[in-house]
Context: one part of a larger RNA
RNA sequence: AGCCUACGGCGGAUACCUAGGCACACAGAGGCGAUGAAGGACGUAGUUACCAACGAUAUGCUUCGGGGAGCUGGAAGCAAGCUUUGAGCCGAAGAUUUCCGAAUGGGGCAACCCUAUAUACUGUCACCUGAAUCCAUAGGGUGAUCAGAGCCAACCCAGCGAAUUGAAACAUCUUAGUAGCUGGAGGAAAAGAAAGCAAACGCGAUUCCCUGAGUAGCGGCGAGCGAAAUGGGAACAGCCUAAACCAAAGUGCUUGCGCUUUGGGGUUGUGGGACAGCGACAUGGAAUCGAGCGACUAAACGAAGUAGUGGAAUGCUACACCAGAGAAGGUGAAAGUCCUGUAGUUGAAAGUUUAACGAUACUAGCUGUAUCCCAAGUAGUCCGGAGCACGUGAAAUUCCGGAUGAAUCUGCGAGGACCACCUCGUAAGGCUAAAUACUCCUGUGUGACCGAUAGCGCAUAGUACCGCGAGGGAAAGGUGAAAAGAACCCCGGAAGGGGAGUGAAAUAGAACAUGAAACCGUAGGCUU
Numbered sequence: 001a002g003c004c005u006a007c008g009g010c011g012g013a014u015a016c017c018u019a020g021g022c023a024c025a026c027a028g029a030g031g032c033g034a035u036g037a038a039g040g041a042c043g044u045a046g047u048u049a050c051c052a053a054c055g056a057u058a059u060g061c062u063u064c065g066g067g068g069a070g071c072u073g074g075a076a077g078c079a080a081g082c083u084u085u086g087a088g089c090c091g092a093a094g095a096u097u098u099c100c101g102a103a104u105g106g107g108g109c110a111a112c113c114c115u116a117u118a119u120a121c122u123g124u125c126a127c128c129u130g131a132a133u134c135c136a137u138a139g140g141g142u143g144a145u146c147a148g149a150g151c152c153a154a155c156c157c158a159g160c161g162a163a164u165u166g167a168a169a170c171a172u173c174u175u176a177g178u179a180g181c182u183g184g185a186g187g188a189a190a191a192g193a194a195a196g197c198a199a200a201c202g203c204g205a206u207u208c209c210c211u212g213a214g215u216a217g218c219g220g221c222g223a224g225c226g227a228a229a230u231g232g233g234a235a236c237a238g239c240c241u242a243a244a245c246c247a248a249a250g251u252g253c254u255u256g257c258g259c260u261u262u263g264g265g266g267u268u269g270u271g272g273g274a275c276a277g278c279g280a281c282a283u284g285g286a287a288u289c290g291a292g293c294g295a296c297u298a299a300a301c302g303a304a305g306u307a308g309u310g311g312a313a314u315g316c317u318a319c320a321c322c323a324g325a326g327a328a329g330g331u332g333a334a335a336g337u338c339c340u341g342u343a344g345u346u347g348a349a350a351g352u353u354u355a356a357c358g359a360u361a362c363u364a365g366c367u368g369u370a371u372c373c374c375a376a377g378u379a380g381u382c383c384g385g386a387g388c389a390c391g392u393g394a395a396a397u398u399c400c401g402g403a404u405g406a407a408u409c410u411g412c413g414a415g416g417a418c419c420a421c422c423u424c425g426u427a428a429g430g431c432u433a434a435a436u437a438c439u440c441c442u443g444u445g446u447g448a449c450c451g452a453u454a455g456c457g458c459a460u461a462g463u464a465c466c467g468c469g470a471g472g473g474a475a476a477g478g479u480g481a482a483a484a485g486a487a488c489c490c491c492g493g494a495a496g497g498g499g500a501g502u503g504a505a506a507u508a509g510a511a512c513a514u515g516a517a518a519c520c521g522u523a524g525g526c527u528u
Base pairs, nucleotide, nucleotide: 001527002526003525004524005523006522007521008520009519016478017477020450021449022447023446024445025444026443027442028441029439030438031151032150039100040099041098042055043054044053046078047077050074051073052059061094062093063092064091065090066089070082071081072080105114106113107112121148122147123145124144125143126142127141128140129139155186156184157183158182159181160180166173170220196203197202207234208233209232210231217225218224238431239430240429241375245264246263247262248261249260250259251258252257253256269409271374272373273372274371275368276367277366278365284362287360288359289358290357294353295352296351297350299346300345301344305319306318307317308316309315320337321336322326328340329339330338380404381403382402383401384400385399386398390416411426412425413424414423415422465472466471485512488499489498490497491496
């Protein structure tokens, strides 16, 4: 030095565990904010650095319920107290709630300064003023205002809108109306009661799913893009205006017409309504108010086992019991019968929500045809664009900009150029639940999900640390049933160790459960 054996050190793999995650289901909630939010700064405890809680009434105050013996948070110790005259704790409703922050009296380098009491600004309403310019208007001022402003995960609508990429290059095309930015809203949003589909049969608002179908088509006919009707389901709900006409008030002038406002009337495509005539008081729900079964926000009761073994019994042995309860968790090893619970039953002063039900308001028809009305710079056309699965194409339908510019039911539009016939519909105003999308958040539950290099980045941390900044971003779990956490003695300056003691165990001693390998040793054996 090598090999082997034994015993160690170092190290932290492995198996076990879980305090934390992940995914989903059902239900709830789907907002908070000038009555000052979200998010923070600074404070508040006898002792208090951090977290949590709270706000100068500061580790808390009040009231009403629950509950019943301990309590003064995580978090020990000491000190001092509270509590059956019911504390702490749980639920409901209040009070307080510094400073910053939309931040709003003015300023500012957020959490500060100044003035001295001010809704800053905008909107709306009222009043007062008041130009060019006579009346007026614009503008200005004052007052009132429980209007707006800001924040928030995804979902939704709208505006603006890429590139990498693919086409094996690249320009039309694709990626994609995606990412991103902006505006707006709701618990959903959007869409929506046919100027629709269809095809010679018919259907009857919208939305979503399956199908149709990778079909018909579009396409440097390349790469690729890609419907619709029908059929089957989910869910179903329909309404209100404009106009004609009537009335009132106001107003203008050409004095019998016009205009404005309000009320009535009216809402349709087997055309409807006005108008003329006849007739009727039923029905309905999506409005408002009341009502309040029930539900939610604390809880209560709640069956049945002992002995031996063992450090400890829940295991085993022996003999029992309950079960509308053998879900689960905990307890010194594995518990239906030890604890918390579970099945079942019961329960609310206060707050939230709500079915039935009641009230108020609103809400129908038939006949007739002469006259009147039936949404205008609209529809259409042309030019330029966009969007439709559809790249200008034979390109309809839809939308935008410019130009032009109708008709009123004997009307008008559509049926993929266009024309005829036929069929379908009734534009140029508006509203509308449900079926659908999502989950920052709350509750319950589940898992052929993870188990500390996994699972969220975090068993907690957006911390430490890095960066001027935007931003980036970790590692780190396990003594024991119980601290019983090693009094006392010895060596040592200490660290550390040896005894003693605790414990079932100390090779469980805090660098603490198991303790692999690499690596480093000690002792012995063998070889050289």